Bacterial RNase P class A from Aquisalimonas sp. 2447, 355 nucleotides, folded computationally. The sequence is in RNAcentral, with records from Rfam. Rfam family: Bacterial RNase P class A. From the family's description: Ribonuclease P (RNase P) is a ubiquitous endoribonuclease, found in archaea, bacteria and eukarya as well as chloroplasts and mitochondria.
[in-house]
RNA sequence: GGAGUCGGCCAGGCAAUCGCUGCCGGUGUUUCCACCGGCGGAGGAAAGUCCGGGCUCCACAGGGCAGGGUGCCAGGUAACACCUGGGAGGCGUGAGCCUACGGAAAGUGCCGCAGAAAACAGACCGCCGAUGGCCCGUCAGGGCACAGGCAAGGGUGAAAAGGUGCGGUAAGAGCGCACCGCGCGGGUGGCAACACGCCGCGGCACGGUAAACCCCACCCGGAGCAAGACCAAAUAGGGGAGCCAUGAUGUGGCCCGCAUCGCUCCCGGGUAGGUCGCUUGAGGCGCGCGGUGACGCGCGUCCCAGAGGAAUGGUUGCCCAUCGACAGAACCCGGCUUACCGGCUGACUCCUUCU
Numbered sequence: 001g002g003a004g005u006c007g008g009c010c011a012g013g014c015a016a017u018c019g020c021u022g023c024c025g026g027u028g029u030u031u032c033c034a035c036c037g038g039c040g041g042a043g044g045a046a047a048g049u050c051c052g053g054g055c056u057c058c059a060c061a062g063g064g065c066a067g068g069g070u071g072c073c074a075g076g077u078a079a080c081a082c083c084u085g086g087g088a089g090g091c092g093u094g095a096g097c098c099u100a101c102g103g104a105a106a107g108u109g110c111c112g113c114a115g116a117a118a119a120c121a122g123a124c125c126g127c128c129g130a131u132g133g134c135c136c137g138u139c140a141g142g143g144c145a146c147a148g149g150c151a152a153g154g155g156u157g158a159a160a161a162g163g164u165g166c167g168g169u170a171a172g173a174g175c176g177c178a179c180c181g182c183g184c185g186g187g188u189g190g191c192a193a194c195a196c197g198c199c200g201c202g203g204c205a206c207g208g209u210a211a212a213c214c215c216c217a218c219c220c221g222g223a224g225c226a227a228g229a230c231c232a233a234a235u236a237g238g239g240g241a242g243c244c245a246u247g248a249u250g251u252g253g254c255c256c257g258c259a260u261c262g263c264u265c266c267c268g269g270g271u272a273g274g275u276c277g278c279u280u281g282a283g284g285c286g287c288g289c290g291g292u293g294a295c296g297c298g299c300g301u302c303c304c305a306g307a308g309g310a311a312u313g314g315u316u317g318c319c320c321a322u323c324g325a326c327a328g329a330a331c332c333c334g335g336c337u338u339a340c341c342g343g344c345u346g347a348c349u350c351c352u353u354c355u
Stems, first nucleotide, its partner, number of pairs: 001351010012319007020041009043326001047337002050335005055224004067220005072086005087101001088099004102215002107213002109209003124154002126150003131147002133144004162180006181204001182202005187196003228276004238267006247261005283302008320324001
């Protein structure tokens, strides 16, 4: 100098002016409302609503079935499908990155095309033909490839019964052996996943697929702030008390009785409307301590949008250098994912050159 890897931060700034909105104080006329002053007023993703929790209401003895989710190990956390550290496998020269990473000897299903054969494997080309058969023969033997043997070589495929070498054989083959690989048992290290230039046994053991059914282990009650709570008109209806014509109607042959009808007051449910829920919280910042880390603990300090048609905007000037991306809270929080002009910064890797 070039190329790259992993993090952290910012998200145009300043001023003037005109507006919008929440709270506090004051004035006008107490509320409503208006005005004046002060303070506050979007994001790293406010987004998708995909996970996990808080909160609220409903349900609930306990257990099971069904359904859904998660799936190497340990830890963090309120919890998680998140995060941290580690293991294994894969990719990269490297910094580093990626992984639904339990079980295929419990059972069932599926495996297109190609190929002889795709699974209690198989023989197209090929090799052999020791043995049996047939032919020739000068009786030494030679030939055919009918029975049969083989799976080494070729070919198909994503995948075809472990690899290399030596021996062995008619030709071959873990058929035998050595090394590598694999499985089982043990040992050692590690909390564990797992690892081992450790020991022994076994020629090797039977394709793949579980984001196919399934099996195993663990977890999960439902609905959501339009949750829910409180106050409470008008109208209609309900319950109770009292009053009045000692009334009317119905029942009944008649009386008593019973029911209904009027007025006043009280009670309760509940609609419109209003208030709360609503933002002080698993909170931010700083310092110290513990921990490899995620994170935890302690002390100090700060208050930082809260609407209900729903505010956070417009104009001008200067600067950065010609342009400012993606995008707008609606109960709150922790994550994940997706979108994004550009800039600043830390650690590290590789290549080249110079000293």